[in-house]
Molecule: SAM riboswitch aptamer (S box leader)
Organism: uncultured Flavobacteriaceae bacterium
Parts: sequence; C1' cells; structure tokens
RNA sequence: UAGUUAUCAAGAAAGGUGGAGGGAAUAGACCCUUUGAAACCUUAGCAACCCUUGUCUCCCAUAGGCAAGAAGGUGCUAAAUUCUAUCUUUAAUGUCGUAUUCGUUAAAAACGGAUUGCAG
Repeated sequence: UAGUUAUCAAGAAAGGUGGAGGGAAUAGACCCUUUGAAACCUUAGCAACCCUUGUCUCCCAUAGGCAAGAAGGUGCUAAAUUCUAUCUUUAAUGUCGUAUUCGUUAAAAACGGAUUGCAG
C1' cells in the first nucleotide's frame, strides 16, 4: 500500500497533562462533551488475530481439527462498523379501489470503513 484472508449486535476504565470539540469521509438523523472533547502519557483491563501448550488426522513434513492458556506482537476498552444512503431478493403491510409495478416496515446482500494475518 491499489492485492488477499478472517472478523466486526459480545467484552473491557481509572488517573495525569490538555482546554473545545468528538462519533473515518459527504449529506441527514441521533448521540457524547466545560460534571472537561480531541490528542499525548501512566497504570489497569478486555479479547484471542498472530502466538504458547497438549492432543487427533497424517508414513513424515506441510496443513488442518479440537481443548486449554495468556508470556510475547498488534488491536480494542459509549451507543450494531451509532443509524440511514446503493442494487436485488424475500416477507409483512398501507391505499377511494387494484398491486409483480407505488409507498412503508423488517430481514438478507453489496459498497465504504476498522482490525488481524499473509503478500508486495
């Protein structure tokens, strides 16, 4: 970093410095914040991607499955990735009436983003 993998409704905060913003970007909504935002530092914690140990598959190796763990490398510690935005599908529903066709709602998917591993 423009490639690729997996995950993203769970979980986990105090103190110091700081002094007005913050929730990635655009728009809208909503929310946090002078009872102190961002950022930085210290300590603590969460999780289990890498990792550690055991075991199974296997002729061996690679690789993979399962169980336990947390020393180390990252990450994270308001709200679903805060919510909506795009296409399609499915289901429900609304209307003077009809509804594959219009509107609304819900679910799934995609796009964008974040993080880990791999690769360059």